[in-house]
Parts: sequence; structure tokens; C1' cells
RNA sequence: CCCUUAUUGCGAGCGGCGGAGUGAUCAGGCACUGUGAAGCCCGGCAACCGACAUUAUGUACGGUGCCAAAACCUGCAGACGAAAGUCUGAAUGAUGAGGA
Repeated sequence: CCCUUAUUGCGAGCGGCGGAGUGAUCAGGCACUGUGAAGCCCGGCAACCGACAUUAUGUACGGUGCCAAAACCUGCAGACGAAAGUCUGAAUGAUGAGGA
């Protein structure tokens, strides 16, 4: 990288370093950002697996993960609507677990 599967509208700092970008990309938008982006450290949250327990629940102990905005919204299909748009589903993505 690939396959399968579950979840994907809750939660998470006014800290330190850093110094211009970031929000998956392709596009269209929109938003955050020198009142300090990304990244790293510390801190935190609790999604999955393991561990433990008084076991439908908890612990934050281990392995990953996550910590602006619904996966920021839309793009594909369908329903409703005069339209703007709303809702549903898919596709794609992300994370965990298992596998080749």
C1' cells in the first nucleotide's frame, strides 16, 4: 500500500518552543491565523483494543488515537420545495481492531 469490520453531530490549555501558514486532495465556498498557523514538548479528552475493578458501568494503567467550526459545508443519487434550501442514502476520507 491492499482486504474486512466498527465508529465517525459529545469531549479535550489564555502553557513552553517555533515563526507562516492551516482546515485530507481535486474543485467551489467559508472559516481560523503575528491578539501567533503548521510542527515539537508539556498538559488534557476518552473512540477502539488490552489490563484492572465493586464489570450494561467505571479506572486513565498500557498500545494507538484525538484535543476550532458536523469529516467546516457542498460537489453523486433520491424525496420535498416556485426557488433558496431541508432531509435521507451512497461515494470518498479519518481512527481502531483483525488479516494477507